[in-house]
Context: one part of a larger RNA
RNA sequence: UGACGGGGGCCUGCACAAGCGGUGGAGUAUGUGGCUUAAUUCGAUGCAACGCGAAGAACCUUACCUGGCCUUGACAUGCAAGUAGUAGAAACCUGAAAGGGUAACGACCCCGCAAGGGGAGCUUGCACAGGUGCUGCAUGGCUGUCGUCAGCUCGUGUCGUGAGAUGUUGGGUUAAGUCCCGCAACGAGCGCAACCCUCGUGUCCUGUUGCCACUUCUGCGAGAGCAGAAAGCACUCUGGACAGACUGCCUCGCUUAAACGGGGAGGAAGGUGGGGAUGACGUCAAGUCAGUAUGGCCCUUACGGCCAGGGCUGCACACGUGCUACAAUGGCGGUGACAGUGGGCAGCGAAGGGGCGACCCCGAGCUAAUCUCCAAAAACCGUCUCAGUUCGGAUUGCACUCUGCAACUCGGGUGCAUGAAGUUGGAAUCGCUAGUAAUCGCGGAUCAGCAUGCCGCGGUGAAUACGUUCCCGGGCCUUGUACA
Numbered sequence: 001u002g003a004c005g006g007g008g009g010c011c012u013g014c015a016c017a018a019g020c021g022g023u024g025g026a027g028u029a030u031g032u033g034g035c036u037u038a039a040u041u042c043g044a045u046g047c048a049a050c051g052c053g054a055a056g057a058a059c060c061u062u063a064c065c066u067g068g069c070c071u072u073g074a075c076a077u078g079c080a081a082g083u084a085g086u087a088g089a090a091a092c093c094u095g096a097a098a099g100g101g102u103a104a105c106g107a108c109c110c111c112g113c114a115a116g117g118g119g120a121g122c123u124u125g126c127a128c129a130g131g132u133g134c135u136g137c138a139u140g141g142c143u144g145u146c147g148u149c150a151g152c153u154c155g156u157g158u159c160g161u162g163a164g165a166u167g168u169u170g171g172g173u174u175a176a177g178u179c180c181c182g183c184a185a186c187g188a189g190c191g192c193a194a195c196c197c198u199c200g201u202g203u204c205c206u207g208u209u210g211c212c213a214c215u216u217c218u219g220c221g222a223g224a225g226c227a228g229a230a231a232g233c234a235c236u237c238u239g240g241a242c243a244g245a246c247u248g249c250c251u252c253g254c255u256u257a258a259a260c261g262g263g264g265a266g267g268a269a270g271g272u273g274g275g276g277a278u279g280a281c282g283u284c285a286a287g288u289c290a291g292u293a294u295g296g297c298c299c300u301u302a303c304g305g306c307c308a309g310g311g312c313u314g315c316a317c318a319c320g321u322g323c324u325a326c327a328a329u330g331g332c333g334g335u336g337a338c339a340g341u342g343g344g345c346a347g348c349g350a351a352g353g354g355g356c357g358a359c360c361c362c363g364a365g366c367u368a369a370u371c372u373c374c375a376a377a378a379a380c381c382g383u384c385u386c387a388g389u390u391c392g393g394a395u396u397g398c399a400c401u402c403u404g405c406a407a408c409u410c411g412g413g414u415g416c417a418u419g420a421a422g423u424u425g426g427a428a429u430c431g432c433u434a435g436u437a438a439u440c441g442c443g444g445a446u447c448a449g450c451a452u453g454c455c456g457c458g459g460u461g462a463a464u465a466c467g468u469u470c471c472c473g474g475g476c477c478u479u480g481u482a483c484a
Stems, first nucleotide, its partner, number of pairs: 001484002003481003007478007015468002019432005026324008034315002042053002064310007073128001077127007088105001091102004108119004130299002133297003139293001141288003144284001146282001151190006157166003170181003196276004201243005207237001210233002215230006246270001249264005326425001330384006342373003347366002352361003391422001396417007438460007
């Protein structure tokens, strides 16, 4: 000087407390351990592995296993030799395919009058290719974590023999090493903040595919009115520019100051307005050689390459993360309620028709502010009346349907039948402070098909926070030290 302490002081965070909802019990989905296996490919392993790499394993993917094949090779470059019935190739035989065999037909480009030469392609040989083989403790790059925590340093000066110190400590204050005051320090850099995106207000511009207040027309209606259009651009909206918030103004308290606390005006918004992006010096020899790159080592008729089938989906069990429930704030039946983000041509697919339904037929419109995918909780009416039930839906049987060469191993969906466990979950443990939690549906990526996962979107919409004694993480100062 650091690190550490079941030392101290100050401060802070959904850390505790106050609340709300979960997990832990059940069934199931998914990942992992274990076991099994010919193989159940590999990696990730406290927080910071375990719905993780994987934004999608039937074949492919695929790296694993079994079997059948190839050996200059599926792919690149170079050298040498050869090459017209050559390269290529319909068809045929064998085979699970790959591969092997036969083979009608049958070439190209450049130079050159031609002969010929060169090239492409092919064959043979040689260099080499190839390796998801090992080492993340040889590496680059990227990432996680402490942590969006407020810290980490430098120049000059000064002090100290020196390691170093000072600055950065102290008194206040802040979300903040934020700012103020003081001070042998004075300045500066990386971080903080601001600059960026988005939500919320206004003004101007913009007027189609958007809008419909006024005017006109048309249709429906007894009427009130409703629907469509023209003209129009008022409003909503689209998306561009600008304005706007700064403790700027007033007041009280406190103060040297910076600030802080209470209240007010104006305002769409008030004290960082909400959310996001942004991650300092470093730490964990953290993670990744299987994304790619790459040193070294290893394999080279195999540890490379092709193919078929299987496996990654196995199941006594254990754990993590979810979903669905155990019901009446509910279940079921009925009834023209109301979104937003996004996607769409090998696509989205309206209307119409068929089917109990999944779905099918036909196919308008739309390369999309035009067409289309397109809501559910809620509300209203009825019913059930506390039961293993009209709760719950696992499991199983039968019959279908969709995708796809192909759903047996091993996909999704539908109908009928079946109707398991489960009556709120021990010790323990997790998330959340507001348009949040909870709850309800919708969209997208991947994708032929396959989501309870992931990433987004909107609808409905709470409770509680006295406070910092305690648990956990972190920051600053100080103290002790058998540690470096």
Molecule: small-subunit ribosomal RNA, 3' major domain
Organism: uncultured bacterium